Context: one part of a larger RNA
RNA sequence: CGGAGGGGAUUUGAGGGGAGCUGCCCUCAGUACGAGAGGACCAGGGUGGACGGACCGCUGGUGUGUCAGUUGUACCGCCAGGUACAUAGCUGAGUAGCCAAGUCCGGCAGGGAUAACCGCUGAAAGCAUCUAAGUGGGAAGCUCGCCCCAAGACUAGAUCCCCCAUUCGGACCCCCCUUGGGGGGGGAAGAAGUAAGACCGCUGGCAGACCACCAGUUAGAUAGGCAGGAAGUGUAAGGGCUGUAAGGUCUUGAGCUAACCUGUACUAAAGGUCGAGGG
Numbered sequence: 001c002g003g004a005g006g007g008g009a010u011u012u013g014a015g016g017g018g019a020g021c022u023g024c025c026c027u028c029a030g031u032a033c034g035a036g037a038g039g040a041c042c043a044g045g046g047u048g049g050a051c052g053g054a055c056c057g058c059u060g061g062u063g064u065g066u067c068a069g070u071u072g073u074a075c076c077g078c079c080a081g082g083u084a085c086a087u088a089g090c091u092g093a094g095u096a097g098c099c100a101a102g103u104c105c106g107g108c109a110g111g112g113a114u115a116a117c118c119g120c121u122g123a124a125a126g127c128a129u130c131u132a133a134g135u136g137g138g139a140a141g142c143u144c145g146c147c148c149c150a151a152g153a154c155u156a157g158a159u160c161c162c163c164c165a166u167u168c169g170g171a172c173c174c175c176c177c178u179u180g181g182g183g184g185g186g187g188a189a190g191a192a193g194u195a196a197g198a199c200c201g202c203u204g205g206c207a208g209a210c211c212a213c214c215a216g217u218u219a220g221a222u223a224g225g226c227a228g229g230a231a232g233u234g235u236a237a238g239g240g241c242u243g244u245a246a247g248g249u250c251u252u253g254a255g256c257u258a259a260c261c262u263g264u265a266c267u268a269a270a271g272g273u274c275g276a277g278g279g
Base pairs, nucleotide, nucleotide: 001152005163006162007161008160009159010158011157015149016148017147018146021049022048023047024046025045026044027043033038051106052105053104054103055102059100060099061098062097066093067092068091069090070089071086072085073084074083075082076081110144111143112142117137118136119135120134164278166192167191168190172186173185174184175183176182177181197274198273199272200271201217202216203215204214205213222268223267224266225264226263227262228261229260231257232256233255238251239250240249241248242247
């Protein structure tokens, strides 16, 4: 921009894309078959591999803004307690998120038309012949079925709901009195402010390269802060007691704590611009 007023939501599916794999074991059955050795079809059940998708409750990895231990140096005047730097100084753990080695799920079943091939009926050609007329079966392949995208599918689809018919503007046309001229009526283009609504801005996100998408914008829990909780570290500092001391012990599962959960307007979002009038 188009989709024949302007919007919001939900969809149909023309047409595309994805998937499509397979081993082993058991039953049937030591049956059919076979002298024996051996050993099935058909049908049913189970368990794996690789591949793919989703997820983080479990098992774990990571977790440079969590906690603890610890070395050296410097600094906070000293002690104590800390901070900085040293690969995150090193070491042990670890929330959220992300992730696999973890967990769950998938390939199926079924319908249709067929290939090679196997048939029925059957002439040409008194026989024969699956074929010439007619007709049946038959693949991991084709098509539908499963998953995803999808109406710019210009053949621009469908359903439901919302908003209304504003105010100017006057090209041009018609009527009346008509000398120039005056009066009345209709009215295209165009414009303005709005409606439903949308966008920008702003607060943000597990959404994300940007854009987009999603949540919110005071009639508010969107982010931060704060409070409580979860969870992680593992018993803080200070003090008491004890020991010459290193240290131990009590206060104490203490103190501290990121991304998680719930609550709470304390802080930051309460500003603006577009947007129909229906041949």